[in-house]
RNA sequence: GCGCGCAUAGCUCAGUGGGAGAGCGCUUCCUUGACACGGAAGAGGUCCGAAGUUCAACUCUUCGUGCGCGCACCA
Numbered sequence: 001g002c003g004c005g006c007a008u009a010g011c012u013c014a015g016u017g018g019g020a021g022a023g024c025g026c027u028u029c030c031u032u033g034a035c036a037c038g039g040a041a042g043a044g045g046u047c048c049g050a051a052g053u054u055c056a057a058c059u060c061u062u063c064g065u066g067c068g069c070g071c072a073c074c075a
C1' cells in the first nucleotide's frame, strides 16, 4: 500500500428497513437471625463519526476513525 472482518447497555453478544433486545452485572423489594441461592420489579443506550438513498436507517451505499486478520512492498 491492497483486501476482508468487527464497532449496539458496565461486560459478552443478538438484532439485515417500520417496536432497540438477551445473558451476566447493578438498584429496590420478598425470603433469612444474617449471607448465599431463589422469586418479583426497576434503572441503565445520541446503536463509533459524517454524508447519501428511502415515506422511514442499528440495518443499504460512500468517506473517515479505532481494533483484528491476511497479502504485498521495503536494507
Stems, first nucleotide, its partner, number of pairs: 001071007010024004018055001026042005048064005
This is a predicted structure of a 75-nucleotide RNA (transfer RNA) from a Candidatus Altarchaeales archaeon. Taxonomically the source falls in Candidatus Altarchaeales (Archaea, Nanobdellati, Candidatus Altarchaeota, Candidatus Altarchaeia). The sequence is in RNAcentral, with records from ENA. It matches the Rfam family "tRNA". Rfam links the family to the GO term triplet codon-amino acid adaptor activity. Model confidence (mean pLDDT): 83 of 100.